[in-house]
Bacterial RNase P class A from Motiliproteus sp., 366 nucleotides, folded computationally. The coordinates come from a structure-prediction model, not an experiment, and the mean pLDDT is 75. Rfam family: Bacterial RNase P class A. By type it is a ribozyme. The model forms 94% of the base pairs in the Rfam consensus.

RNA sequence: AGAGUCCGCUGGACAGUCGCCGCUCAAGCUCUUCGGAGUGCGGGGGGAGGAAAGUCCGGGCUCCAUAGGGCAGAGUGCCAGGUAACGCCUGGGGGGCGCAAGCCUACGGAAAGUGCAGCAGAGAGUAGACCGCCUAAGCAUCGUUUUCGGACGACGCCGGUAAGGGUGAAAGGGUGCGGUAAGAGCGCACCGCGUGGGUGGCAACAUUCCACGGCAUGGUAAACCCCACUUGGAGCAAGACCAAAUAGGAAUCCUUUUGACGUGGCCCGCGUUGGAUUCGGGUAGGUCGCUUGAGGCCUGUGGCGACGCAGGCCCUAGAUGAAUGACUGUCCACGACAGAACCCGGCUUAUAGGCGGACUCUAUUU
Numbered sequence: 001a002g003a004g005u006c007c008g009c010u011g012g013a014c015a016g017u018c019g020c021c022g023c024u025c026a027a028g029c030u031c032u033u034c035g036g037a038g039u040g041c042g043g044g045g046g047g048a049g050g051a052a053a054g055u056c057c058g059g060g061c062u063c064c065a066u067a068g069g070g071c072a073g074a075g076u077g078c079c080a081g082g083u084a085a086c087g088c089c090u091g092g093g094g095g096g097c098g099c100a101a102g103c104c105u106a107c108g109g110a111a112a113g114u115g116c117a118g119c120a121g122a123g124a125g126u127a128g129a130c131c132g133c134c135u136a137a138g139c140a141u142c143g144u145u146u147u148c149g150g151a152c153g154a155c156g157c158c159g160g161u162a163a164g165g166g167u168g169a170a171a172g173g174g175u176g177c178g179g180u181a182a183g184a185g186c187g188c189a190c191c192g193c194g195u196g197g198g199u200g201g202c203a204a205c206a207u208u209c210c211a212c213g214g215c216a217u218g219g220u221a222a223a224c225c226c227c228a229c230u231u232g233g234a235g236c237a238a239g240a241c242c243a244a245a246u247a248g249g250a251a252u253c254c255u256u257u258u259g260a261c262g263u264g265g266c267c268c269g270c271g272u273u274g275g276a277u278u279c280g281g282g283u284a285g286g287u288c289g290c291u292u293g294a295g296g297c298c299u300g301u302g303g304c305g306a307c308g309c310a311g312g313c314c315c316u317a318g319a320u321g322a323a324u325g326a327c328u329g330u331c332c333a334c335g336a337c338a339g340a341a342c343c344c345g346g347c348u349u350a351u352a353g354g355c356g357g358a359c360u361c362u363a364u365u366u
Base pairs, nucleotide, nucleotide: 001362002361003360004359005358006357007356008355009354010353012331013330014329015328016327017326018325020047021046023044024043025042028039029038030037031036049337053348054347056346057345058344059343060342061235062234063233064232073231074230075229076228077227078092079091080090081089082088093107094105095104096103097102108226109225113224114223115220116219130165131164132161133160134159138157139156141154142153143152144151145150173191174190175189176188177187178186192215193213194212195211196210197209198207199206200205239288240287241286242285249279250278251277252276253275254274259273260272261271262270263269295314296313297312298311299310300309301308302307332335
């Protein structure tokens, strides 16, 4: 200098004016049981994010029929640790990719059972004979030869064979030697594989150690399934309180059916039917839940780390038709994705531009 890997931070700045939503101080006014309550001129201070998003996991909190066990369903799936908890995070193991820094990984069981596998191919799972190879054994024919017992050769049948070719993603360990009619773990050596033991490690697992097994039952479980573990459900429109109105209800008092109420000027007629008060009920509306929390920052300390512990400091939106905006001026690198709605811990997805740190490879120079 070029190429690349990982981690962290930032997410237009400043000033002014006018608004909007909470908080706080508070003049004045109103009410008062004299404690205070209501309203509120004016002043002060605060007001979106790293993802507020998707609502995919986990938890707090609330209610429900208290939810102990089992079934079903759903989820998770190498090991150890962290955490309130997790499907998250950290460290490690196995496998894969990369020269490397580093990255990816649902990674239990296929020897319980069932299912599935297009095309090609002879055969696709207790294998298979298309080409090729073989003719030792058995049967038949022919030829040669003969010491007439047979021997040799050719072809065929019955067969043998997984070495070689061919098909396929995949054809039931590999190489070599022996062996054989030809072959074959059929035998042996080495490599590989499996099982048991030893050793190291908390464990997953590793092993240049030892012994045994000729090597068996291929793949697929984000197919059914089996095994182990986890799991009650609904969610802040949860839920609690105050409370006009309405329906239905309870208690007490009053009234008595020739009554009462409605219609109507009145009567007849028609229709309805006890009245009042209190309690209770719970709609509109209001209050709480609501933001002080597994909280943030700094320092020290234990740990490889996630994280824990101790001390100090800080308070940082809280709406409910739902605020966080508009305009002006100056500047720059001209500004992406996008906006709270009970709260936290994660994951995933979107994101213009800028800044910082650690590391790897290549080339050159010293």